[in-house]
Context: one part of a larger RNA
Molecule: small-subunit ribosomal RNA, 5' domain
Organism: metagenome
RNA sequence: GAACGAACGCUGGCGGCGUGCUUAAUACAUGCAAGUCGAACGAGAAGAUCUGGCUUCGGUUGGAUGAGUAAAGUGGCGAACGGGUGAGUAACACGUGGACAAUCUGCCCUUAAGUCUGGGAUAAUCCUUCGAAAGGGGGUCUAAUACCGGAUGUGGCCGCAACCUGGCAUCAGGAGGCGGCUAAAGGUGGGGUAACCUGCCGCUUAUGGAUGAGUCCGCGCCCCAUUAGCUUGUUGGUAGGGUAACGGCCUACCAAGGCUGCGAUGGGUAGCCGGCCUGAGAGGGUGAUCGGCCACACUGGGACUGAGAUACGGCCCAGACUCCUACGGGAGGCAGCAGUAGGGAAUAUUGCGCAAUGGACGAAAGUCUGACGCAGCAACGCCGCGUGAGUGAUGAAGCAUUUUGGUGUGUAAAACUCUGUCAGUGGGGAAGAAACGUAGAGAGAGUAACUGCUCUUUGCCUGACGGUACCCACAGAGGAAGUCCCGGCUAACUCCGUGCCAGCAGCCGCGGUAAUACGGGGGGGACUAGCGUUGUUC
Numbered sequence: 001g002a003a004c005g006a007a008c009g010c011u012g013g014c015g016g017c018g019u020g021c022u023u024a025a026u027a028c029a030u031g032c033a034a035g036u037c038g039a040a041c042g043a044g045a046a047g048a049u050c051u052g053g054c055u056u057c058g059g060u061u062g063g064a065u066g067a068g069u070a071a072a073g074u075g076g077c078g079a080a081c082g083g084g085u086g087a088g089u090a091a092c093a094c095g096u097g098g099a100c101a102a103u104c105u106g107c108c109c110u111u112a113a114g115u116c117u118g119g120g121a122u123a124a125u126c127c128u129u130c131g132a133a134a135g136g137g138g139g140u141c142u143a144a145u146a147c148c149g150g151a152u153g154u155g156g157c158c159g160c161a162a163c164c165u166g167g168c169a170u171c172a173g174g175a176g177g178c179g180g181c182u183a184a185a186g187g188u189g190g191g192g193u194a195a196c197c198u199g200c201c202g203c204u205u206a207u208g209g210a211u212g213a214g215u216c217c218g219c220g221c222c223c224c225a226u227u228a229g230c231u232u233g234u235u236g237g238u239a240g241g242g243u244a245a246c247g248g249c250c251u252a253c254c255a256a257g258g259c260u261g262c263g264a265u266g267g268g269u270a271g272c273c274g275g276c277c278u279g280a281g282a283g284g285g286u287g288a289u290c291g292g293c294c295a296c297a298c299u300g301g302g303a304c305u306g307a308g309a310u311a312c313g314g315c316c317c318a319g320a321c322u323c324c325u326a327c328g329g330g331a332g333g334c335a336g337c338a339g340u341a342g343g344g345a346a347u348a349u350u351g352c353g354c355a356a357u358g359g360a361c362g363a364a365a366g367u368c369u370g371a372c373g374c375a376g377c378a379a380c381g382c383c384g385c386g387u388g389a390g391u392g393a394u395g396a397a398g399c400a401u402u403u404u405g406g407u408g409u410g411u412a413a414a415a416c417u418c419u420g421u422c423a424g425u426g427g428g429g430a431a432g433a434a435a436c437g438u439a440g441a442g443a444g445a446g447u448a449a450c451u452g453c454u455c456u457u458u459g460c461c462u463g464a465c466g467g468u469a470c471c472c473a474c475a476g477a478g479g480a481a482g483u484c485c486c487g488g489c490u491a492a493c494u495c496c497g498u499g500c501c502a503g504c505a506g507c508c509g510c511g512g513u514a515a516u517a518c519g520g521g522g523g524g525g526a527c528u529a530g531c532g533u534u535g536u537u538c
Base pairs, nucleotide, nucleotide: 001538002537003536004535006534007533008532009531010530013385014384015383016382017381018380019378020377021343026341027340028339030338031337032336035077036076037075040074041073048065049064050063051062052061053060054059084296085295086294094220095219096218097217098216099215100214103213104212108209109208111206112205113204114203115202116150117149118148119147126139127138128137129136130135155182156181157180158179159178160177163174164173165172166171186201187200188199189198190197191196222268223267224266229259230258231257234256235255236254237253238252239251240250241249271293272292273291274290275286276285277284278283298319299318300317301316302315321332322331323330324329349375351374352373353372357371358369359368360367361366388418389417390416391415398409399408400407401406422479424474425473426472427471428470432465437460438459439458440457441456442455482527483526484525485524486523487508488507489506493522494521495520496519497518503510504509
C1' cells in the first nucleotide's frame, strides 16, 4: 500500500447492487418447510337440485339425482430431489487424465411385439373388546391399475452340441438347432340400436440411446523422525459363496509373503476444488457468499422398502437428554425457514406470495413448494447522488494573535440574484405475462364416417413486490458533516495551562517553568457519509 463474512470508538442524508453465527456439530417453546392423483378403487357425512308426508309456514321427516364435494382408507408416483451444516475424513475424499472385454439405471426418447383367461383375500365401513394415552385384539362385508394362478413368447435368461468372422489369448461379434424357465391392467372420451369401430392416457417383454450412479487405475494433494520399523485376511494362489459388478469382499485349504529412508507405521491439523486476496511475476495466504464433488443429520449400530438410501422432517435396537402419565406405559430430535436461551468482540423478520423461474403429483383444471421471487433489519461492503449555485470588501462583528501599527479566520458570513437533485406533499403510473386453460373460427393428416384427437389463428383470463420504479406539479436554501492528524518518518503552527506531574507513543522518543510531541483555544492538513483504532493475510 492492498484486502476482509470483520469487531470497537466518534459521527451519520438518500438510493442501487451485494453480504450478514467465523464462537457451542450447544439445547430448543411455537408455526410452517412433501405432497399429489376421484381419468386406478370401494364407500361416502354435510350441503345442492327434484319430489312425497306432517306443519304453529319457522321448519321437520322420507325417497331420488349427480359437477360424485370434505375428512378418512386401499392403490400409484414422489418423498434418494430441493434446502442445511463442515463434525468426521490425510482418503482414490478431492482435482485431473484414463479404464469397465467387470456393471446397474425409475421417469424421458427410439425400435419391435403384446395387453388373453381365471381365482382367493383385505383395508375402509359395521359389531365387539383392551388401554389414561399412544396404540392395539377379535368377528362380519366389499373393490381395484393391490395380490396370486393358467395361457401365449416378438423377445430375454440358462443349459447342450456344433458353425463363421476377428483376436497372441481369457474371449468378442454373427447366423441358426434342441431343451428348460420367464409378462401384462386397465381407465376415460367419440361414433353406433347392437355387434363393433376409433382417439387419448396407461400396462408388459425386449432393443438402442440419453441421463444418473457404481467400481478400478496413473499423476497431484499439510506438519512432526524429539514417530523407524509396520502387517496374520496380513500378501498371493486354488475352490466355493456373495454382489448390479471386479476383488480377501467373505469362507475353507495351500504357500510365506506384502509395505518401508522416494518416509511405511504412528501422532497432530484439515472437508477438497473452480475460485478469492496479495504480488511486476515467481510465489505466499485462503477455501464466506456463487458453482462442482464428498461427508454428516441427538450419539453409536442395523437392516427394510425401492430404479436409486448418509434414508435430515422413515423403521428397529442401545445410550445420553427433554416432555406426558391414571405409574402400567408412551412421545421427541431446527447442521430446513423464521424464532428462543446460551456462548461470544460479533451476525437480521416467529414478514408477503406462489405473479415469475424451477420441482412433485395430475389427462387437465389445479394442489403443494420457508426452493425461489420479494419485502423488513444492519454504513457490513462496493458504487452513485446530495448537504446548494452566482455576485458579494466597510476586508463587518465575534474569536485568536500581536512588536498595539496590525495580522489571521475570510468571499467565509451578512446582503442581493437564482436553481430545485435528494428528502417532503399532491397527481399520473409501468415492464416483468409468456403460457396453461376456456370460447369462437378456420385448415390439414388419419379414418368407411364422426360432435372425438392433433395443428394454426383470434378474443378473454393471470402481479407477491406495489400505487413500487418512473413521470409531472407544488413550496422553499429550507431537513442533511463529520472523523483523524499537525516533532521526524508524514501533508499540516501558534497561544494558554501543566511542570519527569498529569499524560502521549507505530518507531525514534516527548514532559524536570518559555513543550510546534501532554490538555485546551485559534489556525492548518488529509479523507469524507464516513473517519480512526484493533485483528488477520500478502